[in-house]
Context: one part of a larger RNA
Formats: sequence, C1' cells, structure tokens
RNA sequence: GAUGAACGCUAGCUACAGGCUUAACACAUGCAAGUCGAGGGGCAGCGGGCAGAAAGCUUGCUUUCUGUGCCGGCGACCGGCGCACGGGUGCGUAACGCGUAUCGAACCUACCACAUACUCAGGGAUAGCCUUGCGAAAGUAAGAUUAAUACCUGAUGUUGUUUAGUGUUCGCAUGGAUACUAAACCAAAGAUUUAUUGGUAUGUGAUGGCGAUGCGUCUGAUUAGGUAGUAGGCGGGGUAACGGCCCACCUAGCCAUCGAUCAGUAGGGGUUCUGAGAGGAAGGUCCCCCACAUUGGAACUGAGACACGGUCCAAACUCCUACGGGAGGCAGCAGUGAGGAAUAUUGGUCAAUGGACGGAAGUCUGAACCAGCCAAGUAGCGUGCAGGAUGACGGCCCUCCGGGUUGUAAACUGCUUUAGUUCGGGAAUAACGACGGGGACGUGUCCCUGGGAAGAAUGUACCGAAAGAAUAAGGACCGGCUAAUUCCGUGCCAGCAGCCGCGGUAAUACGGAAGGUCCGGGCGUUAUCC
Repeated sequence: GAUGAACGCUAGCUACAGGCUUAACACAUGCAAGUCGAGGGGCAGCGGGCAGAAAGCUUGCUUUCUGUGCCGGCGACCGGCGCACGGGUGCGUAACGCGUAUCGAACCUACCACAUACUCAGGGAUAGCCUUGCGAAAGUAAGAUUAAUACCUGAUGUUGUUUAGUGUUCGCAUGGAUACUAAACCAAAGAUUUAUUGGUAUGUGAUGGCGAUGCGUCUGAUUAGGUAGUAGGCGGGGUAACGGCCCACCUAGCCAUCGAUCAGUAGGGGUUCUGAGAGGAAGGUCCCCCACAUUGGAACUGAGACACGGUCCAAACUCCUACGGGAGGCAGCAGUGAGGAAUAUUGGUCAAUGGACGGAAGUCUGAACCAGCCAAGUAGCGUGCAGGAUGACGGCCCUCCGGGUUGUAAACUGCUUUAGUUCGGGAAUAACGACGGGGACGUGUCCCUGGGAAGAAUGUACCGAAAGAAUAAGGACCGGCUAAUUCCGUGCCAGCAGCCGCGGUAAUACGGAAGGUCCGGGCGUUAUCC
C1' cells in the first nucleotide's frame, strides 16, 4: 500500500459498487419454463346465443331451472416448438482442461437468410370422452369408440446417397473438386378470414458446436523405473467424423533424470494487488472457457444432453402409509437449521433490456430492472461563518505569589441556511409507435395521421419557499524507532510491550488528570499478500 475481511470504541447525510472466503452440510414453505385453439378431437369450468318450463307481475319484460359446442373462449388430453438457453456452484480435474497459434482433403448444425424443385394417392391405430374393475395413496388394468401438421404404405425424384464406367482439373500427403452415362435406394401436411403461412428434398451462407496438433501451464527424487489394449500394423465394428474408441489376428514395442510413474495441492484465462521495474502474490464481484447438479452408473428422446427444477438402476438420508406400497433432491430466488470470527428480504414489477411460444393480441420469465438490510469499500457534503481581551469563571502547572496555559476558545454582537424538518411544484427513463384510421408502390414494405394504451422504481430525482445555529465528533497515540510532556497515584506490585525494553519511592514507558500530536465519519487491533 491492499482486502469479499472480522473484532473494539464511535457514528449526520447522499451517490456508486459489494455482501457464506467455513459444511459440494441437511433443508419446512412459496415462487424460478412454458406456450400455441391460425395443427386436432372435444366441452369440465366461465361468458353469450337459441329452445323449453316455472315464478313475479307492469301482458312483455325480469329472474330461476333444464337442454343445446351454435359462438367467444378453454381445464385436462393428442400434436408442435421450447425445456441443451438463461440462473447456480467450484466437488472433481495437473488434463489438449485452460491460454495462444495452426489444421480438418476426417466432421455435425434446429430456428434464421438466399436459391432450385416439389407438396400426388391411400390406410390402420391411439390418447381424451364413455363403460367396468383394482388400490389407503401414488397410480393402474380391460373393453368400446374417435381426430390430427401424430403414425404407416404406395407414387413421383430436380437433387441427394451408394456402386460401376469414361473424362477434365487441382492439391503438403493420405487425396480433393467437377462433367457425363447406367443401375439401385430415399420426401412431403395441412390451416384459414383466399391471401398468406406452413411442409419436403437439395445446395450455399450465417451461427453454434466437435476433433487434431505445436508451445505454455504448481510442489515433492526422503517418489526411479512405469506400461499388455500397453506401442504399432492388417482387417473389421462403431461414430457426425478421425482414432486401440472397441474387437479378432500379427509384431514387441512405447514413456522416462530435458523428471516418466507415484504422491500432494489446485478449476484455467482476461484480470486484481504490490513493485521504479524485473518480479512476487491472488483468481471474490464482471466477461470467456471447463466441470458438476444428494453419491455412483446407464442410456432414451432430440438438430443439440448422456440432461440442475427429465427417465431407469443401485446406495445413503428424509417423509407418507390402511404395512401391501409409495414420494423427494435449493451448488435457482428468498428463507430455515447447522458450522463459523463472519456475510442480507420467505420484498415489488414485467415499465425498460433480453429470452421461450404465438400470425398477432398476448402469456410465462426470482433472467433482468428496482426497492429493503449492513460504515463492509470508494467518492462527495455537513456538523457553521465573521467580530469579540477585564486575555472572564473553572481546570492544570510553576511560584520569589507576580505568573503561565487551556484561549478568540467561551460568554456576547452580527451574518448565513448546504444537509435535516415543514409546505408547494414535479420529471426523464417511452424509443421502436403496439393497436386503430388513411394513402402509396404493388403483396409486404414504406409513408402520413396525432385518435392513440402501457412507468415497478415514484409523488422518487430535481426545483421553489419558510423558520432556526438550530438536529450532527470521535478514535488512537505522546521513552527510541515515530509527530507529540508535565503533575499525581503505584512501588519488580498492579500493569505495559510491534522490537529494544519499562516498573524494586522523585516512572516523559504502568493507572488517572491537564496539555499536546496524528487521522477524522471514522479511528485502532487482528489476519493475509506485496
């Protein structure tokens, strides 16, 4: 000098940033991922329409009841997209994990953009609803019936894939690109407001990912040898793809004192702290990458996961149970217990930014934006200003009793009003203009209109007015290092102390007082790094 700090004394305000470093310990409760009716069958609930009945009477209305998916819409269900993002944590990992550079002629990529071509004909189911069971529950079985952008079959085949052939051309290598011919194989889905939007195949792009390699990446030799799928080859399997990734066979290699192996420790980087630098130390907040989601294992679905709020198995733990059987996973946001020197609210809003779905309106969003708590940090402001000498009283010190000091300090006089208090006014963040109306080009874009919704924070920031010095200063130190000294008490006691060392009767070092020094809404102590 620094800190995600803690502790002691003290404490007026504002802004910005920060806040479990320990038990990846266990978790009550609520919320954190849904959405689409412009894919579908339907109709539980809500609202409307229609029909019927009853009651009240004002004789044509109101109310109630029943029926009806007819309409708005919509719980549950089928289906699509999303749930692989966003958010958390740092257990593991000394590794192509990360950083940097290069390569993939060895690869994939939903949504998005562009281009070309197509979107034909059929079929059988199944959930829901209904019926009947079983079960305490979680749930589950059977039957009957039904739809789709769910599933399946056939057709077509621009292209694509595979095989064979003939050329052209290019490249560090293995090889690649491309043209033509032949054969085999592979698609699709509709919806409606009729104008759009979807669907399929292929190519290109964009984005995101995957793989390979050079170099760099902590400590220990009181760890010296390690290794059988081990090292390589041939052939296969598997994968999006290369590869002992896996397998059969063959060879006997491969790594290592330029530190293999083993052991310990540890997420890596941008960065942060310190230092003149070279270096040393750290990796909290923010950003990028990685790993993980009670522990261990596994795959399914999918463009993408071996998946935090999915599935299955095993284990530990907790809970429910009718004892037969079931349920759960906060290292999401709050919150609780425990651990600890120690770390916050079971808050508000989707207004903005962003995300998912949707044609849109919109819905969801503990992402995000805000507010609350905490001197835990940084910065700013204030606690008044000017005058005022019998140099007052009081305190302390000296003493020849004159004095010195606190000290312009106070009193007193004049002035000001930041912050605070009271009263009044009062934003920006809202832009794109959602929605509506109109027009143009001419079919998905642009323009106009000002008709125009939407602000959590917030009646906040900010501005103005009023009264009144009013409501606001402490902490540590004073032997040397080290800025700042005297008196009293104590008497190797009580005590101090970072080091040297003080204290045994005149202690500038202990305790108190007066005075002084340093810093100041803080000041000290402790811990850690340079």
The prediction has a mean pLDDT of 84. Predicted 3D model of a 530-nucleotide part of an RNA (small-subunit ribosomal RNA, 5' domain) from an uncultured bacterium. The full RNA is in RNAcentral, with records from ENA, Greengenes and SILVA.